[in-house]
RNA sequence: GGCAGUCGGAUAGCUGCACUUUGGAAGGGAAAAUCCAAUAGUGAGGAAAGUCCGAGCAUCAAAGGAACAAAACACCGGAUAACGUCCGGCUGGAGAAAUCCACGGGAAAGUGCCACAGAAAAUUACCGCCUGAUUUUUUCAGGUAAGGUUGAAAAGGUGGGGUAAGAGCUCACCGCAAGGGCUGCAAAGUUUCUUGGUCAAGGUAAACCCUGUUUGAUGCAAGACCAAGUUAGGGGAGUGUUGCUAAGCAACGCUUUACGGAGUGUUCCUAAUCCACCCCAGAGGUAGGUCGCGGUAAGCUGGAUGGAGACAUUCAGAUCAGAUGAAUAGCUAUCCCCUGUUUCGGCAGGGACAGAACUCGGCUUAUAGACUGCCUU
Numbered sequence: 001g002g003c004a005g006u007c008g009g010a011u012a013g014c015u016g017c018a019c020u021u022u023g024g025a026a027g028g029g030a031a032a033a034u035c036c037a038a039u040a041g042u043g044a045g046g047a048a049a050g051u052c053c054g055a056g057c058a059u060c061a062a063a064g065g066a067a068c069a070a071a072a073c074a075c076c077g078g079a080u081a082a083c084g085u086c087c088g089g090c091u092g093g094a095g096a097a098a099u100c101c102a103c104g105g106g107a108a109a110g111u112g113c114c115a116c117a118g119a120a121a122a123u124u125a126c127c128g129c130c131u132g133a134u135u136u137u138u139u140c141a142g143g144u145a146a147g148g149u150u151g152a153a154a155a156g157g158u159g160g161g162g163u164a165a166g167a168g169c170u171c172a173c174c175g176c177a178a179g180g181g182c183u184g185c186a187a188a189g190u191u192u193c194u195u196g197g198u199c200a201a202g203g204u205a206a207a208c209c210c211u212g213u214u215u216g217a218u219g220c221a222a223g224a225c226c227a228a229g230u231u232a233g234g235g236g237a238g239u240g241u242u243g244c245u246a247a248g249c250a251a252c253g254c255u256u257u258a259c260g261g262a263g264u265g266u267u268c269c270u271a272a273u274c275c276a277c278c279c280c281a282g283a284g285g286u287a288g289g290u291c292g293c294g295g296u297a298a299g300c301u302g303g304a305u306g307g308a309g310a311c312a313u314u315c316a317g318a319u320c321a322g323a324u325g326a327a328u329a330g331c332u333a334u335c336c337c338c339u340g341u342u343u344c345g346g347c348a349g350g351g352a353c354a355g356a357a358c359u360c361g362g363c364u365u366a367u368a369g370a371c372u373g374c375c376u377u
Base pairs, nucleotide, nucleotide: 001375002374003373004372005371006370007369009335010334011333012332013331014330015329017043018042019041020040021038022037023036024035025034045353049364050363052362053361054360055359056358057219058218059217060216063270064269065268066267067266068265070215071214072213073212074211075089076088077087078086079085090104091102092101093100094099105210106209110208111207112204113203114202126148127147128144129143130142131141132140133139156174157173158172159171160170161169175199176196177195178194179193180192181190182189183188223291224290225289226288231281233280234279235278236277237255238254239253240252241251242250243249244248260275261274262273300317301316302315303314304313305312306311336351337350338349339348340347341346
């Protein structure tokens, strides 16, 4: 210096709070609640934070397929309930190294952008070189992209030949592209072989975009039950009974039927299914109580086996807050750690970040100080 991990105050006493359990009192005015005692037990994290991902669970009554939209991801192989997570590798980059980072598919589908400088940022010509004409100076026309200027970058490099001067114009080597061989599950690698100068395609996609894969919404303030309170109704459909002038109509009930209605981004198709009957208008309640909540979880702790590892299998053990304006605390003493100082007896100061609210797997952020292991120099 790098990587991984542990703790992050301890003990005792006194007082206080909440829940569970046990016992008692009172009460039962609806659900239900209240009070006292102890002899017992428990009581905020590594991030409880952020609300960034993923799920469990609950409700929306319940499917399949296709297209479109929106969002996310994007090298290879694995782990996982799943993930934008994790493990191991490849490629690229940083570092002396241990290690760390990644914005990692596609630029010959298309559209954009590359400031300034420079002649020109992809159909380049300012200087220069060559040829011709011209009024010596000079000017004009044509050719050129090897040399020079600018820049992050000027559109393959070096050398020989060739040319009016030059240019992959041509040749050799290198580079590049394509295809084989060998190694590897693969990404890929290779001082391996062949072909290619028609070797065309600079960079940029956390620019638009293209390709592939995946994806319901809302959330414990979800949701369930009890109490309390509330229709004077209108329309539609169906159905039962009764009456009649018996095609049908009317009155009084009911909601089993099915006129209709109904499903998770939008639309379409297919098929089946379901409904607390559907629609309109209006009224009451949503300041009460219980459950959800014994929080048992893909969880935690330890051992064994397998695996490079993430992790998997198996055995054993423990049960560890539950409020609903919100409990988990205060004081004293001793000890511990750190800093300063000391006449070495001590003295003074400090002890981080920060508090559950359904549960879990991650990621990110904050953190005084102490300790352990391995690796590099």
The RNA shown here (Bacterial RNase P class A) has 377 nucleotides and comes from a bovine gut metagenome. The RNAcentral record of the sequence draws on MGnify. The model forms 95% of the base pairs in the Rfam consensus. The coordinates come from a structure-prediction model, not an experiment, and the mean pLDDT is 76.